[in-house]
RNA sequence: GGGCCUGUAGCCUAGUCUGGAUAAGGCGGCGGCCUUCUAAGCCGCAGAUCGGGGGUUCGAAUCCCUCCAGGCCCA
Numbered sequence: 001g002g003g004c005c006u007g008u009a010g011c012c013u014a015g016u017c018u019g020g021a022u023a024a025g026g027c028g029g030c031g032g033c034c035u036u037c038u039a040a041g042c043c044g045c046a047g048a049u050c051g052g053g054g055g056u057u058c059g060a061a062u063c064c065c066u067c068c069a070g071g072c073c074c075a
Base pairs, nucleotide, nucleotide: 001074002073003072004071005070006069007068010027011026012025013024020058029045030044031043032042033041051067052066053065054064055063
């Protein structure tokens, strides 16, 4: 220098291919129930405008452009 993949709550993962609008699940956190206490179990709550910016569209996590970060391959 060229090509490809990844980036979504504190952590992990789905959703992207086929755009549909309250972004889902697990762990963790907080509160409650239960228990002599703790753990386990059960119930509830909060938390992500989806890496940044721009564009297309009635509508974008999803499509397009660009940039940033990480990884792999080639030279």